[in-house]
Context: one part of a larger RNA
RNA sequence: UUGGGCGUAAAGGGCACGCAGGCGGAUAAUCAAGUUGGAUGUUUAAUCUUUAGGCUCAACCUAAAGUCAACAUCCAAAACUACUAGUCUAGAGUCCCAGAGGGGAAAGCGGAAUUCUCGGUGUAGCGGUGGAAUGCGUAGAUAUCGAGAAGAACACCAGUGGCGAAGGCGGCUUUCUGGCUGGGUACUGACGCUCAGGUGCGAAAGCGUGGGGAGCAAACAGGAUUAGAUACCCUGGUAGUCCACGCCGUAAACGUUGUGCACUAGAUGUUGGGGGUUUCAACGCCUUCAGUGUCGGCGCUAACGCAUUAAGUGCACCGCCUGGGGAGUAUGCUCGCAAGGGUGAAACUC
Repeated sequence: UUGGGCGUAAAGGGCACGCAGGCGGAUAAUCAAGUUGGAUGUUUAAUCUUUAGGCUCAACCUAAAGUCAACAUCCAAAACUACUAGUCUAGAGUCCCAGAGGGGAAAGCGGAAUUCUCGGUGUAGCGGUGGAAUGCGUAGAUAUCGAGAAGAACACCAGUGGCGAAGGCGGCUUUCUGGCUGGGUACUGACGCUCAGGUGCGAAAGCGUGGGGAGCAAACAGGAUUAGAUACCCUGGUAGUCCACGCCGUAAACGUUGUGCACUAGAUGUUGGGGGUUUCAACGCCUUCAGUGUCGGCGCUAACGCAUUAAGUGCACCGCCUGGGGAGUAUGCUCGCAAGGGUGAAACUC
């Protein structure tokens, strides 16, 4: 290389956009690059195939003939692919009318709770645990009432419910803004799919500068437990958690399932639209599109299971795997302020 794979055995890139590249709808023509056929030439010999011969057979050796294949030149064919110039509307997009939504950004506002401060009432405990103690409290705590301050998060609604490419998104209002769905079928006319490299986004933790700091809480301190207890439990408590700007670029970034398109029994929930029917209306029933669940048949699967949201049947393109350990280590390169990230072996060993 051929070949086999990637839900759980090794293996889907965290996610998207997208240049090059690969692939690409219908129809009729052109051309002859790919393609197909033919001719000629070349491709030392050996090897290979067939036939015949020689070693007693065979392997082996000898002779003759030969296909395939490659390249060059010439001739021909025109189905498919490409090229060139047309046409079309089923893909894709635009337009119009509706619709749902925690999609994103900024500003403002709200109530409950917590902690703290001040004031009132009030008196000896509170807190905490398996039980305790550390701790707080007669300098008046805990409890309770009133007032104020601060920061963070938004109970109920809330739902295998919604939105987003993924990460993720949940109090309310306003402003700005992205995407999606349904209906109409007016317009463009293949404008498409995928995508190495590249670019952007990317939880938490962490880093830089400046703010903020109620609660929680690595580190740390104390009290317990214990043989010990650098833990689990308790009392405290600093980074951090929050905001702005800039880095980092990783996760069990998981549906452990790449993206797009087409096809292939059903049943039953649910979300958002459209149509029909019934009705005064709502509900209901039938149907259709888009999403999201459960069950299940064919088929697939090593099994588990998947099963129109496929792990079924196919096509296009990308990524990745090739025994365990060594090791996601060393080295080099590269990115980063650093932490570290990306790329990524071998010896040796089983």
The prediction has a mean pLDDT of 86.
A computed fold for a 350-nucleotide part of an RNA from a metagenome, annotated as small-subunit ribosomal RNA, central domain.
It matches the Rfam family "Bacterial small subunit ribosomal RNA". Rfam links the family to the GO terms ribosome and structural constituent of ribosome.
The RNAcentral record of the full RNA draws on SILVA.